[in-house]
Molecule: THF (Tetrahydrofolate) riboswitch aptamer
Organism: uncultured Massilistercora sp.
């Protein structure tokens, strides 16, 4: 000098277990606080989390021993099939140090 590896994290997908379907969650915008960002150092207007405010906003259905009730219906409960830009765990694939300096591996 050339080439390369590796982080946090993110995305897609499969499976499992949950939550919601009485609308929380997800997604969008703002404010405040905090955190993380290859092995070392620095580190953003980028990333993540928490709190809070705002606008928007979805899909339920079936069956059943039982509870309630004089009975029926409704409701509760359970199961099944759906639905939700749903949570989480694991597997697979892909992306990936904002950036700067140094380091590591090979030539």
């Nucleotide at each position: 000098g050339c080439a390369g590896a590796g982080u946090a994290g993110g995305a897609a997908u499969a499976u499992g277990u949950g939550c919601g379907u009485u609308a929380a969650g997800u997604g969008c915008c703002g404010u405040g606080c905090g955190g993380a960002c290859g092995g070392g150092g620095a580190g953003u207007u980028g990333c993540c989390g928490c709190a809070u405010g705002g606008a928007c906003g979805a899909a339920g259905g079936a069956a059943g021993a039982g509870c309630c009730g004089g009975a029926a219906a409704a409701g509760c409960c359970u199961u099944c099939c759906g639905c939700g830009g749903u949570a989480u765990a694991u597997g697979u694939u892909c992306c990936g140090c904002a950036u700067c300096c140094c380091g590591c591996u090979g030539c």